[in-house]
């Protein structure tokens, strides 16, 4: 140097092929229930979807570039 994958909530990871209000599990936070925990139930809160330019009416999603990671190849 080339080739593949990956980046999304405080943690793991889905959603991207096929563009149209970004979601789940565990975490936290408040409530219910306990004599009190702990479990269990309801709720909420918590994102610049790595970063940047194009395309489009509309981009986590398509195109290219760059940053990092993880694996191969020479």
């Nucleotide at each position: 140097g080339c080739c593949u994958c990956g980046a999304u909530a405080g943690c793991u990871c889905a959603g991207c092929u096929u563009g149209g209000u970004a979601g789940a599990g565990c975490g936290u936070u408040u409530g219910c229930u306990u004599g009190g925990u702990a479990a269990g139930c309801a709720a909420a809160a918590g994102g610049u979807c790595g970063c940047g330019u194009g395309u489009u009416c509309a981009a986590u999603u398509c195109a290219c570039g760059c940053u990092c990671g993880a694996g191969g190849c020479u």